[in-house]
This is a predicted structure of a 1525-nucleotide RNA (small-subunit ribosomal RNA) from an uncultured prokaryote. Its Rfam family is "Bacterial small subunit ribosomal RNA". Gene Ontology terms of the family: ribosome and structural constituent of ribosome.

């Protein structure tokens, strides 16, 4: 400290989402041991039982009983003044517990005045004398019980008077009020009623006055959301007077006044106990309030007082109310949110334990009792920390797994085996400290009259442990008891193989998974962590993704449509004051614990525990004054004010003017107008249109006109007048900071729309026709109503845009233009300065990037306003406005993992320009008709084997199916096999016959014995037998190699170096010319280079040379007249090396270039002509059926043979061809001229036979010797005379001839016959640019036979190209794009299905709370006729207090009505969203085939169309204007 996801990559935006730490945790697998912590986060739910507060006889009066011991049986001692319960005192307001309520002075920090305090503490004065009662007890008596009643007795540190009062309280300053209590221990005199008095000591008690420490109030600051909660309050504010507290106060009551809070959020409402601090983070935060610590509040729900020092009381009281329990029905009892514990709840949280030994508390003088606070143990891996589960050594790298390319890896020194060790854990023994204290005993000392007592102090004696089988040591034994879990696609450390086959499954994000899955399930093996590891939840980081440290807002989410203004917030220059901000010192606090730093204890550590630091805060003094506030006094630089000029669609109101459209009259006129891609609906013989002239009546203002002016925007455009705003410039004079922004809040606001009235030429939502269309609610066309105008009112919004708030300030220039001033000379259509607008370019900066750039998006300031993923949604709801439209403010559920921006490479475009090719066009011949041959779909069959499907399948594989091929089909046969290797066991191989049998095969039967040999045998063959294996034209060409097609013989496809960009990427490769060409020049931030092009290769064209047999013959000779032979090698061939063409050469264009155009010379002229050759890719292009080859699938068969049939099948469609329709022609007869191949299981002469196929013959000839082999068209003549023909040859009959074992199904040829279709072929479509097309024929590979195919050969041998505007294809440039599987793309909406959330909705339940009212317990306070009444007073009569009781306020519970808020729920309903491959049409994205979009309004299945303003986030063309070289 980052990283995955958007994209073909890129950069940037932006959210998910992920690695961290942590938890009071839970699940899931799995577990040895210790130590220190936590342990119902849910149901403040209901609780059986048990305990959790009680102690004091040294305040007080009572007062047993078992035992036990005597006993005269009557009792009596002991036990004992015990127990026990009551009266009194302190104590139950502490400790414990849980967080329900509470948004508050509740909590936190600071401070303050108007208080009380029981225990304790320090000092001061007392503690004197007397009274009259109540429990307990007894009797009686009620009652089921809880619990009472009534009489009588009794004590007191209970209760009451009286005295006294330093201090204390009132007080009119004279004076008045008011206490008390005993008990314990001692003990020397004196006194005694023998009880004691007396003294003296703790120790209580009464006044009081401090001090501590607790408690109560009061304040300032600080303390969650929501404004879809904006007004609230009547004891409300405040004053006086009176009351009432402990104590200030509306606290409470009369009275007076009308005040208090609120945009610095009052008030209402949902949430929530605050805090130290705990998580997390670098820090600033942010979440969070468990354990321990302070504060609060609460105790079963509500209200309520008593007692008290303290309480409105957790284990008190009363009432009320739910709820459980006893009941004798009459009445009672209860209150675990204390510890344990049980049911409920729930993903979840422990024992009905042990001690009061330790530390604290209560009560006591103690001793001492109570304590579920506490100490301790149990239970749980919940969480931290810390040991262990062995250590060395061991290679035959074992076995056994998995894996393999079969050779080995790998698991792995792990083990095993060999030496050791024993920590915990098990047995056994020993054995700290927490124990200080308290008692007794002895002594000192102090109090005292005292050597009693009491208290300290010191010594000695005794003698307290739950935990405890304690930590801790020692000693036995024995490797012995002790590892799992997650994960391996990437993030993110670690990978094979096997099953599975879009199933079944994994999955944080992103995605695997459709037969080779590193992702799913299994194994091996790896990595991470460990007694624990993974998941799930939660939080904090990362995430700068709420931005205070710290971000945005032209285009990505975001500037309010614009102004004027209030409150806030900011604000020039100088001087003085003043200290509130600000800074600096100092005190005080800021609790302990926790964090941090540094000592010490547990052997480490976690844990405890000493010191320090820090606690960033707040308060209070002092001190500084430079800035900011305040205050006081000036000034003029912002700002305005006034005087003189200017522009100017600025705005309002009134008038007027031509020109056009439209209608009306009239005249001329005459058959069409009109309108469109083309029509057509509509107008017109009742006279349109045109055209003349006159009238009418509305709307709008051409040229001028201009990135020109003006206005704050919206806007605004003929002339004139009049009212009126704001600019801008010049120069001086004045004010004297009046200044900016600006939350609410005001006004203005296109277009459409609404309302009243009124105009209506034109144009024109809707509406009708009419076209076009599959369809056309549209584009287009003819018509037309609202509306567009006018007046007054309303709406309030638009792409209301510069998608760029307002103000100012500062920062390089050039150029233009609009207004105004100044200057200078040459007086201009001139320069230069400057100011105030508007506009290009452009540098520095600046931005993802485009771009922006003194008119900032740059630098810095001040105010405002608005963003925080996409959709749902600017939509519900709610409120506000508004006649309505609707407008404003404005969610959530639920969904996705994207959406988005700008550049980039590429496709694509019914988007540009450039160029190319038989790509049009221009010619020539064809197909498509018709007959027949192939192919191929279809059908059909037992089979009609497979395979190729746009160009690039279809005379294709297949260069040749009668059987064989063959792979199909039916029948018949084989099972180590028709083929291969190996082992065995017997045979030489081989070969003649017979029988069955369709054959394959079976079976008999004879011949034959071979080769090497070390004599064991072995090789070759072929029989039988065992398994190993063969074998598959079986599946995947989407597992694949090879090889092939095609764009395409198009000219492109790339790289190293450099540059340029943040990047992807650009440049080179583009630009001017030029070519067939990325061929070459030239310019150039690029220079080079590589793959294609070209050339190098082969074959033609010309010489020229070498060499002549089989070739060839000019001259000589012979000649049977045939280069036949001699003889020769010149010629012609042949086939070997050469030359030859290069724009080389003249002239011209061109930019001095590269090239074109001409021309000359040549056999050939600009790549001569053909041919081979085919960059980087594409098409998951074919091909497992040529061949190889992973996988899988079959193994008496999907494998092998056999004979037979099929592949040849036919209503039909299609492609390729063959023949032709004829006279350029058939036919008949004669006559010529090739090339180029092939040949021995083979070509076959010559002669002979046959009309003819072909028979028969054999000569040659392994070839420039001989055969094939007479080339045909052509050419000279004769005939036909334009007909289905003397044309054409199907089909059919008949005879035949050739291959072949075999021509039935199914060969090919030849005679005689027979003579169909067909008379030049709709739409359409194809092939060619020269030796080409077009026609002629002849070869030749397959092949026994079988070409109208295919693959060469040569003959004869044309037209035509203005030209690139279309049509299709291709290259390169540009340019738009929402495509990138790239237009066969992407992608919008209704409708139909399912599911899910959610608005409405007659209502319906429930919670909550306003405002009226009725009611009115317990209590308290007031009143008080009744009735009672111990202490005091009294004249004895009564009184004064008091109690009940009855009543008044006040008040909980509950009640009726009538509103809010809010949850749940609804029959039906509306939109949304998500879903598989549903219907319907294409709205967007390209000029998306009518550019799109915004608002508005109508209007239609649906996407949407239309009008009316607006906007460019519109292509194309063009024009203007600018700029820069």
């Nucleotide at each position: 400290a980052g990283a995955g996801u958007u994209u073909g990559a890129u950069c940037a935006u932006g959210g998910c989402u992920c690695a961290g730490a942590u938890u009071g945790a839970a699940c899931g697998c799995u577990g040895g041991c210790g130590g220190c912590a936590g342990g119902c986060c849910u149901a403040a739910c209901a609780c059986a039982u048990g305990c959790a507060a009680g102690u004091c006889g040294a305040a007080c009066g009572c007062g047993a009983a078992a035992g036990u011991c005597c006993u005269u049986c009557g009792g009596g001692a002991u036990g004992a003044g015990u127990a026990g319960a009551g009266u009194g005192g302190c104590g139950g307001a502490c400790g414990g517990g849980g967080g329900a309520g509470u948004a508050a002075c509740g909590c936190g920090u600071a401070g303050g005045a108007a208080u009380c305090u029981a225990c304790c503490u320090a000092g001061u004065a007392g503690u004197g004398g007397g009274g009259g009662a109540c429990a307990a007890c007894a009797u009686g008596u009620g009652g089921a019980a809880a619990c009472g009643c009534a009489u009588g007795c009794u004590a007191a540190u209970a209760c009451c008077g009286c005295a006294u009062a330093c201090g204390c309280c009132c007080u009119a300053a004279g004076g008045g009020g008011g206490a008390a209590a005993g008990c314990a221990g001692g003990g020397g005199a004196u006194c005694u009623u023998c009880g004691g008095a007396c003294c003296u000591u703790c120790u209580g008690c009464u006044a009081u006055c401090g001090g501590g420490g607790g408690a109560g109030c009061c304040u300032g600051c600080g303390u969650c959301g929501g404004a879809u909660u904006a007004g609230u309050u009547a004891g409300u504010u405040g004053g006086u007077g009176a009351g009432g507290u402990a104590a200030a106060g509306g606290c409470c009551u009369a009275c007076c006044a009308a005040g208090g809070c609120g945009a610095c959020g009052a008030u209402c409402u949902u949430u929530a106990g605050c805090u130290g601090g705990u998580c997390u983070g670098a820090g600033a935060g942010g979440a969070u309030g468990a354990u321990c610590a302070g504060c609060c509040a609460c105790a079963c729900u509500g209200g309520a007082a008593c007692u008290g020092a303290g309480a409105c009381a957790c284990g008190g009281u009363c009432c009320a109310g739910a709820c459980u329990c006893c009941u004798a029905c009459g009445g009672g009892a209860g209150g675990c949110a204390g510890c344990a514990g049980u049911g409920g709840g729930g993903a979840a949280u422990a024992u009905u334990g042990c001690g009061c030994a330790a530390u604290g508390g209560g009560c006591g003088a103690a001793a001492g009792c109570c304590u579920g606070a506490c100490g301790c143990a149990g239970c749980c891996a919940u969480a931290c920390c810390g040991c262990g589960u062995g250590u060395g050594u061991g290679a035959a790298g074992a076995a056994g797994g998995c894996c393999u390319u079969a050779g080995g890896g790998u698991u792995g020194u792990a083990a095993a085996g060999c030496a050791c060790u024993u920590u915990c854990a098990g047995c056994g023994a020993g054995g700290a400290g927490g124990a200080a204290a308290a008692g007794c005993u002895g002594u000192a000392u102090g109090u005292u009259a005292a050597u009693a007592g009491c208290a300290u102090g010191c010594a000695g004696c005794c003698g307290u442990g739950a935990c405890g089988u304690u930590a801790c040591u020692c000693g036995c034994a024995g490797a012995a008891g002790a590892a799992g879990c997650a994960c391996c696609g990437g993030c993110u450390a670690a990978u094979u193989c096997a099953g599975u086959g879009c199933c079944a499954g994994c999955a944080g994000c992103c995605g695997c998974g459709g037969u080779a899955a590193u992702a799913c399930u299994g194994a091996a093996g790896g990595u991470g962590c460990a007694a624990g590891c993974g998941u799930u939840a939660a939080u904090c980081g990362g995430a700068a993704u709420u931005a205070c440290u710290g971000g945005g807002c032209g285009u990505a989410a975001a500037g309010c449509g614009c102004g004027c203004g209030u409150a806030g917030g900011c604000g020039g220059c100088u001087a003085u004051u003043u200290a509130a901000g600000u800074c600096g010192g100092a005190u005080g606090u800021g609790a302990a614990a926790g964090c941090c730093c540094u000592g010490g204890g547990c052997u480490c550590a976690a844990c405890c525990u000493g010191g320090g630091a820090a606690c960033u805060g707040c308060a209070u003094c002092c001190g500084a004054u430079a800035c900011u506030g305040g205050g006081u006094a000036g000034c003029u630089a912002g700002a305005g004010u006034a005087u003189g000029g200017g522009a100017g669609a600025g705005g309002g109101c009134u008038g007027u003017g031509g020109a056009a459209u439209u209608c009306c009259a009239c005249g001329u006129g005459u058959a069409g107008c009109g309108g469109u891609g083309a029509a057509a609906u509509g107008c017109g013989u009742a006279g349109a249109u045109a055209u003349g002239u006159g009238g009418a009546g509305g709307a709008a203002c051409a040229u001028c006109a201009g990135u020109g002016g003006c206005g704050a925007a919206g806007g605004c455009g003929g002339c004139a007048g009049c009212c009126u705003g704001g600019c801008c410039c010049a120069a001086u004079a004045c004010u004297g900071a009046c200044g900016c922004u600006g939350a609410g809040g005001u006004g203005c606001g296109a277009a459409a729309g609404c309302g009243u009235g009124g105009g209506g030429a034109g144009c024109a939502a809707a509406c009708a026709g009419g076209a076009u269309u599959a369809g056309a609610u549209a584009c287009c066309c003819u018509g037309g109503u609202a509306g567009u105008c006018c007046a007054c009112g309303c709406u309030g919004u638009a792409a209301a845009c510069g998608a760029u708030g307002u103000c100012g300030a500062c920062u390089a220039g050039c150029c233009g233009u609009u207004g105004g001033g100044g200057g200078a000379c040459u007086u201009g259509a001139u320069c230069c300065c400057u100011u105030a607008g508007u506009g290009g370019c452009g540098c520095a900066g600046u931005u993802a990037a485009c771009g922006c750039a003194c008119u900032a998006a740059g630098u810095a300031g001040a105010c405002c306003g608005c963003c925080u993923g996409g959709g749902g949604a600017g939509u519900a709801c709610g409120g506000u406005c508004g006649c309505a439209a609707g407008a404003u403010u404005a969610a959530a559920a639920c969904u996705c993992a994207a959406a988005u921006g700008a550049a980039u490479u590429g496709a694509c475009g019914g988007g540009g320009g450039c160029c190319c090719g038989c790509a049009c066009a221009a010619g020539c011949g064809g197909u498509g008709g018709a007959g027949c041959a192939u192919g191929u779909g279809g059908u059909u069959u037992a089979a009609u084997u497979c395979g190729a499907c746009g160009c690039a399948a279809c005379g294709c594989g297949a260069a040749g199916a009668a059987c064989c091929u063959u792979a199909c089909c039916a029948g018949g046969u084989c099972u180590u096999g028709a083929c291969a290797u190996c082992c065995u066991c017997g045979g030489a191989a081989c070969u003649g016959a017979g029988c069955a049998g369709a054959g394959a095969u079976g079976u008999u039967u004879g011949g034959g014995u071979g080769c090497c040999u070390u004599c064991g045998g072995g090789a070759a063959c072929g029989u039988a037998g065992u398994g190993a294996c063969a074998g598959g034209u079986g599946c995947u060409g989407c597992a694949u190699g090879g090889c092939u097609g095609u764009c395409g013989u198009c000219a492109g496809c790339u790289c190293g170096u450099g540059u340029c960009g943040u990047g992807a990427g650009a440049u080179g490769u583009u630009g001017g010319g030029u070519u067939a060409a990325g061929u070459c020049c030239c310019g150039u931030a690029a220079c080079g280079a590589g793959c294609g092009c070209a050339a190098c290769c082969c074959u033609u064209g010309u010489c020229c040379u070498u060499a002549g047999u089989u070739g060839c013959u000019a001259g000589c000779a012979g000649u049977u007249c045939g280069g036949c032979u001699g003889a020769g090698c010149a010629c012609u061939c042949u086939a070997g090396g050469g030359a030859g063409a290069c724009u080389g050469c003249c002239g011209g264009u061109g930019a001095c270039a590269a090239a074109c155009c001409g021309g000359a010379g040549g056999a050939a002229g600009g790549u001569g002509g053909g041919g081979a050759c085919g960059a980087c890719g594409u098409c998951a292009a074919g091909u497992c059926a040529u061949c190889a080859u992973g996988g899988c699938c079959c193994u008496u068969a999907c494998g092998a043979c056999c004979a037979g049939g099929g592949c040849u099948a036919c209503a039909c469609a299609c492609g390729u061809g063959c023949u032709a329709c004829a006279a350029u022609g058939g036919a008949c007869g004669g006559u010529a001229c090739a090339g180029a191949g092939g040949g021995u299981u083979a070509c076959c002469a010559a002669g002979c036979c046959g009309c003819g196929a072909g028979g028969u013959g054999g000569a040659g000839c392994u070839a420039a010797u001989c055969c094939c082999u007479u080339a045909a068209a052509a050419c000279c003549g004769u005939u036909c005379g334009u007909a289905g023909u003397c044309c054409g040859g199907a089909u059919c009959g008949g005879a035949g001839u050739c291959u072949g074992c075999a021509a039935c199904u199914c060969g090919a040829c030849u005679c005689c016959g027979u003579g169909a279709a067909g008379u030049c072929g709709g739409a359409a479509u194809c092939g060619c640019u020269a030796g080409u097309a077009a026609u002629c024929g002849c070869g030749a590979a397959u092949c026994a036979g079988a070409a109208u195919g295919u693959c060469g050969c040569g003959g004869u041998g044309a037209a035509u190209a203005c030209g690139u505007u279309c049509c299709a294809g291709g290259g390169a440039c540009u340019u738009c794009u929402a495509c990138a599987c790239a237009c066969c793309g992407c992608c919008c909406g209704u409708c139909a299905c399912a599911c899910c959330a959610u608005g409405g909705g007659a209502g319906u339940g429930g919670a909550u709370u306003g405002c009226a009212c009725c009611a009115g317990a317990a209590g308290u306070a007031g009143g008080u006729a009744g009735c009672u009444u111990a202490a005091c007073c009294u004249u004895c009569g009564g009184g004064a207090g008091a109690g009940c009781g009855c009543u008044u306020a006040c008040c909980a519970c509950g009640g009726u009505g009538u509103g809010g808020u809010u949850c749940a729920u609804g029959a039906c309903u509306g939109g949304g969203g998500u879903g598989a491959a549903g219907u319907c049409g294409u709205a967007a994205c390209a000029a998306g085939g009518u550019a799109g979009c915004c608002g508005u309004a109508g209007g239609g299945g649906a996407a949407c169309c239309u009008g009316c303003g607006g906007c460019u986030g519109g292509a194309u063309c063009a024009c203007c204007u600018c700029c820069u070289u």